[in-house]
Context: one part of a larger RNA
C1' cells in the first nucleotide's frame, strides 16, 4: 500500500515446517519346531541408549558490583580500622540468571490407498490362471492423525464488540463545526530484545530506584572487656555484611503534553 467506513480482540486452517529412532531383559516357552544341539513366529511387561523439546525442584557447573581469608605495595600524618593497585592480586564458599553432568516428556495408538509379494472369483484358450472385467491382505515407505507457522490464502476468509455531526444537494459533494473508537509520539520498565519489534506500567499509579521486613549467601564485624610475655584466644554474638530473590511502602522518577485518525462508508 491492499483487503469497499474506522478500530480492538479473538479466530478458521488453504499451504509450509518438524517429528518418524534402536537395544536389552521378563513372560508367553524350553513351547511350537528339530534325533539332537539348539530353539522361535504372534502376543503381554519392563528398562537402557543415542537424539529432540522443555525446565531448573533436587544434583553439578558458572556466578568480574555478594561474604570472608590472605600476600606485596601506596594512601586515608600516625595506632586501630580502611581504601586503590597488583589476572577478580590470590584462595575458599556463593544468591539470581545462564545452563548440563540434572530433570519432566517426546519419537504411543490408529485410519486410508498401495509396493514387492500372497491370495478369491475367472475368462480369452471346455483346462489352467492373482487379472483381461471385479475383488481381499500387506511395508520403517505415501496420505491423514500429533506437535510448531500460518489470511499478501490478491478467491486478501470467520466471529464477538467499540467508534462517527449541523445545513444544502438525487448523488458525488460543499460550508459551518467537530477530531470518535482507537493509535503512535513521549516517559518508567521487562525470564522481550542487536536495532526494530513484542509484553508490562505511566499518579484512578507498586513500572524502575530507594526504604522497610523477609529470604538466599558467606560464617561469628567493629568497639569494649577478660586470659596469655607474646602470636593469639573466649565473651558480647548464629554476630556483622549482603547484587539480581520475595513482598510491603508513593519517598524519587514515569510531569505537562503533542501527532495521526473523523463524521455512518462502491
Nucleotide at each position: 500500500c491492499g483487503g469497499a467506513g474506522g478500530a480492538a480482540a479473538c479466530u478458521u486452517g488453504c499451504g509450509g515446517g518438524g517429528u518418524u529412532c534402536a537395544u536389552u531383559c521378563c513372560u508367553u516357552a524350553g513351547u511350537a519346531c528339530g534325533a539332537g544341539a539348539g530353539g522361535a513366529c504372534c502376543g503381554g511387561g519392563a528398562a537402557u541408549g543415542a537424539c529432540g523439546c522443555a525446565c531448573u525442584u533436587c544434583u553439578g557447573g558458572u556466578g568480574u558490583g555478594g561474604c570472608a581469608g590472605u600476600u606485596g605495595u601506596u594512601c586515608c600524618a600516625u595506632c586501630c580500622g580502611g581504601a586503590g593497585c597488583a589476572u577478580c592480586g590470590c584462595u575458599g564458599c556463593g544468591u539470581a540468571g545462564c545452563c548440563a553432568c540434572g530433570u519432566g516428556c517426546g519419537g504411543a495408538a490408529g485410519g486410508g490407498a498401495u509396493a514387492a509379494g500372497c491370495g478369491c472369483u475367472g475368462a480369452a484358450a471346455g483346462c489352467a490362471u492373482c487379472u483381461a472385467a471385479g475383488u481381499g491382505c500387506c511395508a520403517a515407505g505415501c496420505c491423514c492423525c500429533u506437535c510448531c507457522c500460518a489470511a499478501g490464502a490478491u478467491c486478501a476468509g470467520g466471529u464477538u464488540u467499540c467508534c462517527c455531526g449541523g445545513c444544502c444537494g438525487c448523488a458525488a459533494g460543499g460550508c459551518c463545526c467537530u477530531g470518535a473508537a482507537g493509535a503512535c509520539c513521549c516517559c518508567g520498565g521487562g525470564a522481550a530484545g542487536a536495532c526494530c519489534a513484542c509484553c508490562c506500567g505511566g499518579u484512578u499509579g507498586a513500572u524502575a530506584g530507594g526504604c522497610u521486613g523477609g529470604a538466599c549467601g558467606u560464617g561469628g564485624a567493629a568497639g569494649a572487656g577478660c586470659c596469655g610475655c607474646a602470636a593469639g584466644g573466649c565473651u558480647u554474638u548464629a554476630a556483622g555484611c549482603c547484587g539480581a530473590c520475595c513482598a510491603g511502602u508513593a519517598c524519587u522518577a514515569a510531569u505537562c503534553g503533542g501527532u495521526c485518525g473523523u463524521g455512518a462508508g462502491g
A computed fold for a 266-nucleotide part of an RNA from a Verrucomicrobiota bacterium, annotated as large-subunit ribosomal RNA, domain VI. Its mean pLDDT, the model's own confidence on a scale to 100, is 89. Its Rfam family is "Bacterial large subunit ribosomal RNA". The RNAcentral record of the full RNA draws on ENA.